[in-house]
RNA sequence: GGGGGUGUAGUUCAGCGGUAGAGCAUUUGACUGCAGAUCAAGAGGUCCCCAGUUCAACUCUGGGUGACCCCU
Numbered sequence: 001g002g003g004g005g006u007g008u009a010g011u012u013c014a015g016c017g018g019u020a021g022a023g024c025a026u027u028u029g030a031c032u033g034c035a036g037a038u039c040a041a042g043a044g045g046u047c048c049c050c051a052g053u054u055c056a057a058c059u060c061u062g063g064g065u066g067a068c069c070c071c072u
Base pairs, nucleotide, nucleotide: 001071002070003069004068006066007065010024011023012022013021018055026042027041028040029039030038048064049063050062051061052060
């Protein structure tokens, strides 16, 4: 220099145009002599940024940017 996929909760990841979800973690309660395990309930999000398309964008398009892989 060229190419590729990628950025969503604390973390690992789903979500193929119509109100953003799961596992783990975390908080509270039940259970227990205490804890763990188990069960129930809750909290937690500027969906990387700026534009565009659309009645409507996490999703489609363009640009920027972070981290990763390949080629030279």